[in-house]
RNA sequence: GCCGAUGUAGCUCAGUUGGUAGAGCAACGCAUUCGUAAUGCGUAGGUCGCCCGUUCAAGUCGGGUCAUCGGCU
Numbered sequence: 001g002c003c004g005a006u007g008u009a010g011c012u013c014a015g016u017u018g019g020u021a022g023a024g025c026a027a028c029g030c031a032u033u034c035g036u037a038a039u040g041c042g043u044a045g046g047u048c049g050c051c052c053g054u055u056c057a058a059g060u061c062g063g064g065u066c067a068u069c070g071g072c073u
Base pairs, nucleotide, nucleotide: 001072002071003070004069005068006067007066010025011024012023013022019056027043028042029041030040031039049065050064051063052062053061
């Protein structure tokens, strides 16, 4: 230099044919206990890496860019 994959909650990851962004764990609150842990119920947490475009509507489609990983030279 060229090619490919990945980027979504604090962490690990889903998200179908473009149509209200989710789960588990973690955090916090409550219940339970003499107390802790465990368990149950609940709450909060997101400009979907960034920018632009297409569209009535984009996590999803197109272009660019950044980061990480892999391959080729």

Notes: A computed fold for a 73-nucleotide RNA from a Bdellovibrionales bacterium, annotated as transfer RNA. The organism belongs to Bdellovibrionales, within Bacteria.